[in-house]
Context: one part of a larger RNA
RNA sequence: UCCGGCGAGUUAUCUUGUGUCGCAAGUUUAACCACUGAAAGGUGGGGAGGCGUAGUGAAAGCGAGCCCUAACUGGGCGAUUAGCGUCAUAAGAUAGACCCGAAACCUGGUGAGCUAACCAUGACCAGGGUGAACUUCGAGUAAUAUCGAGGGGAGGCCCGCACCCGUGUACGCUGCAAAGUGCUGGGAUGAGUUGUGGUUAGAGGUAAUAUGCCUAUCGAACCAGGAGAUAGCUGGUUCUCCCCGAAAUGUAUCUAGGUACAGCCUAUAAAUUAAGCUUUGUGGGGUAGAGCACUGGAUGGGUUGUUGGGCCUCACGGCCUGACACCUAACCAAACUCCGAAUACGCAAAGUGUUUGUUAUAGAGUGAGACUACUCGGGCUAAGCCGAGUGGUCGAAAGGGAAACAGCCCAGACCGUCAGUUAAGGUCCCAAAAUUCAAGCUCAGUGUGAAAGGUAGUGUUUUUCCUUAGACAACCAGGAGGUUGGCUCAGAGGCAGCCAUCCUUUAAAGAGUGCGUAACAGCUCACUGUUUGAUGGAAAGAUGCGCCGACAAUGUAACGGGGCUCAAGCUUGAUACCGAAGCUACGGCUUUACCGCAAGGUAAGGGGUAGGGGAGCGUUCUGUGCGCCUUGAAGGUCAAUUGUAAAGUUGGCUGGAGUACACAGAAGUGAGAAUGCCGGA
Repeated sequence: UCCGGCGAGUUAUCUUGUGUCGCAAGUUUAACCACUGAAAGGUGGGGAGGCGUAGUGAAAGCGAGCCCUAACUGGGCGAUUAGCGUCAUAAGAUAGACCCGAAACCUGGUGAGCUAACCAUGACCAGGGUGAACUUCGAGUAAUAUCGAGGGGAGGCCCGCACCCGUGUACGCUGCAAAGUGCUGGGAUGAGUUGUGGUUAGAGGUAAUAUGCCUAUCGAACCAGGAGAUAGCUGGUUCUCCCCGAAAUGUAUCUAGGUACAGCCUAUAAAUUAAGCUUUGUGGGGUAGAGCACUGGAUGGGUUGUUGGGCCUCACGGCCUGACACCUAACCAAACUCCGAAUACGCAAAGUGUUUGUUAUAGAGUGAGACUACUCGGGCUAAGCCGAGUGGUCGAAAGGGAAACAGCCCAGACCGUCAGUUAAGGUCCCAAAAUUCAAGCUCAGUGUGAAAGGUAGUGUUUUUCCUUAGACAACCAGGAGGUUGGCUCAGAGGCAGCCAUCCUUUAAAGAGUGCGUAACAGCUCACUGUUUGAUGGAAAGAUGCGCCGACAAUGUAACGGGGCUCAAGCUUGAUACCGAAGCUACGGCUUUACCGCAAGGUAAGGGGUAGGGGAGCGUUCUGUGCGCCUUGAAGGUCAAUUGUAAAGUUGGCUGGAGUACACAGAAGUGAGAAUGCCGGA
């Protein structure tokens, strides 16, 4: 991992609802007794007791009424009748209560043959080195001291076997081994190592403390029991079809992944047309917008008044600057409003409306939501971000499109058909359908990724101006004088800088556009003339499509691909066609409502998770009935066949003794999942 078997809403009591049957103002017995029976049980008795038949008040009590009150024309609860019991079923309560699952807690015991410490009694430590105290002799001293040479043999001393330990590293890591092996290493006369016997026990012991050790177990051992502890948590929970079909919200919560009530779903029942939509009428509102009348913010100007500060002044007074008020102009606001929509919402009427809505009872699930469009708050007018609202989809929705792609676009799958027609989206090939038509644009493979900014790319368009009295460009020529303007400056002569920017001669020429010089000079421009010869030229603005801006990690890789240029790109228009489980057609099944005696017909439905409701299939056993079987039962296996499904039937082979069907009844009643349990491969 696979196969086979086992494996989870049960039982008791009580309560409530629904169905069923019996009796009914009643209903029903419990324990127990008698009879009967092999037993299970059956029949009869047993009225104690329960529920109901009257309520109300705290109660005394009163009573179809009672209570409140001094008292109700008032208020509260009642009266004008249906219950009780059996069985079934659903849910609830109490019990282990659908099943498996803790870590833990408590009680009583078992352990110191491992290990920790201690007690008693034994055992063990090759060899080598160092050379303390003390002492002898000698030297030495006044005497000590001191020195030298011997003797001596101390030490948690040194090197190093046994022995004990376990430093580093490699291997080992389904091992040789549930802690080892190799090399290397520490101690090795000591706080040393070790044998045997003994002591200390779990709310405890022991501990040169590591929370270490106490039998491969230790922040509290192990074994049995309380015990099926508890688990708002995780996992699992077994046949079929039919109908309906959610929620991820509000309030509260020692509450936030739980629960209660409400909301939304289902079934039954009742009264019933209330729902929804459209139109009209009628309401309240303070949003969008707008405004500045209030509350605040914020700017310019004014001058009047009051006033603060500074400066000048002998003083009068003047100047500058601020505050408040006023006038004026232009503004800002979720917590401003003199105003004020559209929508939305309430009410009413009419129309429309196959159907929703309301109430009651019973059963739920949900109370983690996601993205998308729009209106907002938070954030960075960030997030596949967090939060609120209104719609949609997903959730619980398959199909077509978007290459692929829960939440986007189209569209809601009862079943069948080698029929038709459309939606979104498409029609050169992959790949169904236009290499369709008409008119433009784009040359960038833009299309087929991006901003500020840039662009004499190109199309369209607007305005102004110049132009055969010759425009624009180009060639040739001129571009002067007062004057080197004044100031400044070492210098400043058009051209460092400041001020001014006139006049004259002219066809025209700035007190000078740029380059240049130390300053001049020189070159050039504006401006003018000549040549040339055009329907043309110049300057601005708007707009379509382009271009640059443009850098990422395996490999083109930013159209799905091929590939595409009067497109197979973009814009505008037109006509065909393709395209879905949409719609239509034909056939069939089924639900609900209505019609019908029935057969049947008509209409509207049949996506679906949690969940509610309905109808069935199969398994084991029991009762009754009726069958089958050694001329071969059950079981196994292969095949055929029937039914919408669970399933059924038949035949062959195998098998060798039981078993089917109908109607009732009772359940240890259905397996793929639980890191399920047992067995096998």